[in-house]
Molecule: SAM riboswitch aptamer (S box leader)
Organism: Anaerolineae bacterium
RNA sequence: UUCUCAUCAGGAGUGGGCGAGAGAACGGCUCGAUGACCCCCGGCAACCCCCAAAGCGUUGGGAUGGUGCUAAUUCCGCCGAAGAUGUUUCGGACAGAUGAGUG
Repeated sequence: UUCUCAUCAGGAGUGGGCGAGAGAACGGCUCGAUGACCCCCGGCAACCCCCAAAGCGUUGGGAUGGUGCUAAUUCCGCCGAAGAUGUUUCGGACAGAUGAGUG
């Protein structure tokens, strides 16, 4: 970096450091000197992994290992249907993120 599959409504600090933007892009809308983002420590438990059950292609537990995550549904938006009279619910798509496998 290509492709495939799965998941993305839950979970996670009142700590230390730095010092200005950050939330992928676009339009909104939010967070931020009452210190965001990022780093360290801590934590969570999505996948791999380990254990047990089950015999179906799942359930429960673990957190020593490999990644990951740790504001807001992936913050919202686009399309369709229902509903509503000012906004909601469901389904789907585009793009994205993470993991496992493969080229």